[in-house]
Context: one part of a larger RNA
RNA sequence: UCAUGGCUAAGGAACUCGGCAAAAUGACCCCGUAACUUCGGGAAAAGGGGCCCCUAGCGAUAGGGCGCAGCGAAAUGGCCCAGGCGACUGUUUAACAAAAACACAUGGCUUUGCAAAAUCGUAAGAUGACGAAUAAGGCCUGACACCUGCCCGGUGCUGGAAGGUUAAGAGGGGGCGUUAGCAUAUGCGAAGCGCUGAAUCGAAGCCCCAGUAAACGGCGGCCGUAACUAUAACGGUCCUAAGGUAGCGAAAUUCCUUGUCGGGUAAGUUCCGACCUGCACGAAUGGUGUAACGAUCUGGGCGCUGUCUCAGCCAUGAUCUCG
Numbered sequence: 001u002c003a004u005g006g007c008u009a010a011g012g013a014a015c016u017c018g019g020c021a022a023a024a025u026g027a028c029c030c031c032g033u034a035a036c037u038u039c040g041g042g043a044a045a046a047g048g049g050g051c052c053c054c055u056a057g058c059g060a061u062a063g064g065g066c067g068c069a070g071c072g073a074a075a076u077g078g079c080c081c082a083g084g085c086g087a088c089u090g091u092u093u094a095a096c097a098a099a100a101a102c103a104c105a106u107g108g109c110u111u112u113g114c115a116a117a118a119u120c121g122u123a124a125g126a127u128g129a130c131g132a133a134u135a136a137g138g139c140c141u142g143a144c145a146c147c148u149g150c151c152c153g154g155u156g157c158u159g160g161a162a163g164g165u166u167a168a169g170a171g172g173g174g175g176c177g178u179u180a181g182c183a184u185a186u187g188c189g190a191a192g193c194g195c196u197g198a199a200u201c202g203a204a205g206c207c208c209c210a211g212u213a214a215a216c217g218g219c220g221g222c223c224g225u226a227a228c229u230a231u232a233a234c235g236g237u238c239c240u241a242a243g244g245u246a247g248c249g250a251a252a253u254u255c256c257u258u259g260u261c262g263g264g265u266a267a268g269u270u271c272c273g274a275c276c277u278g279c280a281c282g283a284a285u286g287g288u289g290u291a292a293c294g295a296u297c298u299g300g301g302c303g304c305u306g307u308c309u310c311a312g313c314c315a316u317g318a319u320c321u322c323g
Stems, first nucleotide, its partner, number of pairs: 001318008010309002014307001019304001028050004036041001038143001052065005066070001078302007085294002090102002107140006118127003144289004149219003154216002156212005163207003169201002174196005181188002220238005247281001248278001259275005
């Protein structure tokens, strides 16, 4: 000096990003126990008291004893208030992350009529399933309560089939080459063969017509107006597929921002309650609440302490120096 363990007057978080670490609490019995609540919980809530030994008694109990202190050798909850997130028990980055991430019961959309859809395989075959739509696959949501608004213009999906476009293929007008023949010797040129290939007929798809948002997604601007002022229930106008409803809101979302007001503190960029000017919340990419739960995150309080004021001492081990 480091590691591990123990003690410390007075104070008691003044330490620090943060009570990190330590201290404290602790078994059993009795009394007692709030808000809230899904009536199960919350709850070991909280908070108090008892506890040893001897004698007598079956026992309740009575008497006595010692100590500052009486469960135990040890294993053995700190508690309370408020908020965020996730309902919960579970799962996870073997060796930096255990969480608000994943899963979950619930809800919804969608595919599939069985030789099912889907998946693996070249195939045979197999899973699905020795199941049968109260089933199986895919996607999203994520207990429960109250709810889940408007937009189908774009993209996707489903359905439609009149018209447009359109491949292979069918088709073969015309053109070119070749040459029997004709010829004015320049050329013309049947049939056949070869090359080329026009019109026309050709599905699905696309265009097109509808539907569909718990499909991917989207959900405006400017100006004016009330008898103080301010504000604008109201009006005008432009644009759009439609212009954000309920609820929530400086929020895990708020830039300006330590917004403003209130609370808590002597003093509070955090925290709690409001306001709404939402840079840039918003309804199953779910919205808002919510008892219980959490080695979760944030703020506060009581208790407790060497975290600190401020350092001192003890024990064991290691390393180093000296002997």
Large-subunit ribosomal RNA, domain IV from Bacteroidetes bacterium ADurb.Bin013, 323 nucleotides, folded computationally. Model confidence (mean pLDDT): 86 of 100. NCBI's taxonomy places the organism under Bacteria, Pseudomonadati, Bacteroidota.